Predicted 3D model of an 80-nucleotide RNA (c-di-GMP-I-GGC riboswitch aptamer) from a Thermodesulfobacteriota bacterium.
Model confidence (mean pLDDT): 82 of 100.
Rfam family: c-di-GMP-I-GGC riboswitch aptamer. Rfam links the family to the GO term cyclic-di-GMP binding.
Order: sequence, then C1' cells, then structure tokens
RNA sequence: GCCGAAAAAGCCAAACUCCGAGUAAUCGGAGGACGGAAAGCCACGGAUCCCAGUUUUAAGGGAUGGCCGGGUUGCCGAAG
Repeated sequence: GCCGAAAAAGCCAAACUCCGAGUAAUCGGAGGACGGAAAGCCACGGAUCCCAGUUUUAAGGGAUGGCCGGGUUGCCGAAG
C1' cells in the first nucleotide's frame, strides 16, 4: 500500500413523528435507528426525480453524494 475482522475507539443516520423553508423534487432543526469503511467533500460523466416550456420532445432552471462511476481528503486495525 492492497484489504476490511462476529475487533476496539469514535463518526454518520433510512423509514417514521413534530417544527420550519420551498410551486415541487427536496432541504434544515429536534426525536429516532434501517443501515453505512468514506452514508466526509466536489453535480465532472451517467441515471432518476421536480419545475417551467414545447411545433412532441429539444433548448432552460433545479433536486438526489444514502443510485452508479470519477476526483479529492481521511479514523482504526487483525488475518492475508
């Protein structure tokens, strides 16, 4: 370094509920844990979703990093 243990210390937090923001997708806070070894960060490629638009499917704006890939940084550690 690869790798990731029925290991340890910490970390994050799905569904759902309440409050708030947004036309919406969705997001923030509190509670809560289904899960996660990058479930840290970056919308770069793909994918999906929303808004608007339309001559019928194009240009435009947005969302998801807990959909996949890529980039970048990083905790711990046994076997191999």